[in-house]
Context: one part of a larger RNA
RNA sequence: CCUCUGUUAAGGAACUCGGCAAAUUGACCCCGUACCUUUGGAAGAAGGGGUGCCCUAGUAGCUUUCCGCAAGGGGGGUGAGGGGGCUGCAACAAAUCGGCUCAAGCGACUGUUUACCAAAAACACAGGUCUCUGCCAACACGCAAGUGGACGUAUAGGGGCUGACUCCUGCCCAGUGCCGGAAGGUUACGAGGAGCGGUGAGCGUAGCCGCGAAUCUAAGCCCCGGUGAACGGCGGCCGUAACUAUAACGGUCCUAAGGUAGCGAAAUUCCUUGUCGGGUAAGUUCCGACCCGCACGAAAGGAGUAACGACUUGAGCACUGUCUCAACAGGGGACUCG
Repeated sequence: CCUCUGUUAAGGAACUCGGCAAAUUGACCCCGUACCUUUGGAAGAAGGGGUGCCCUAGUAGCUUUCCGCAAGGGGGGUGAGGGGGCUGCAACAAAUCGGCUCAAGCGACUGUUUACCAAAAACACAGGUCUCUGCCAACACGCAAGUGGACGUAUAGGGGCUGACUCCUGCCCAGUGCCGGAAGGUUACGAGGAGCGGUGAGCGUAGCCGCGAAUCUAAGCCCCGGUGAACGGCGGCCGUAACUAUAACGGUCCUAAGGUAGCGAAAUUCCUUGUCGGGUAAGUUCCGACCCGCACGAAAGGAGUAACGACUUGAGCACUGUCUCAACAGGGGACUCG
């Protein structure tokens, strides 16, 4: 010097990206306990107090066994509360054994995950909704046989999206998809066998055979309609009020329709450390507002939400060698000699 550990004056987060690490707390009994809430919780909330020994007393009580018909009695085990007294600065505990509170984000929750750098806000979830499927089901695996689905049967099964609960879920069907429709157009195989134009057609004596126009002919597509918890989308310019500013109002262009409720500098805000307020002596973070939303927005769900979280962010109390600023001690190394 390194490592593991112990203690530390005064201060107490000044450390640091960040209280990382460490410290505090800790058991049992009693008192006491707020906001909020889905009335279950929150809650061990928080915050206080107690804990020794002796006597009462191995007593009361509880329990077990034996004797007895029973009443009751004997033995064993356990063992107070209350009261009185004693000593001390201090009365639990060898180890083991919650630090707490406030605010916000995300996800409802318990769960699951990157075996070996990520445990999360990701996945799952109960619940919601759309859609397919009538059973030899749909769907999946397989060349097939067959198997799963299921020894199930629409309160069932498959697939997609969403993700407890509460309040809600707006407008657009022009494009794409899906569903339905079938009058017309187009159209293959096939059927058919010369309409029209023309006299220029092949084999053949003929027959047979072949080529072959019109016409008939399916789904699909075109077409007609429906459909958004289907893929998706949800405007621009100009003017206007008796201070100014702003524009409830008007004009105009375009569109399938021009973003409703709610939320909003947000896990989304570039400009941006936006502006105002709060907290600090001082705050690019945080909280509450504002709204010119570069580029929120309603099941790729919107907004809330008690409980929950080794989650993320901010603040406070307590506590501490994290630090001011380092010191000492112990175990093990490194190093030197052997």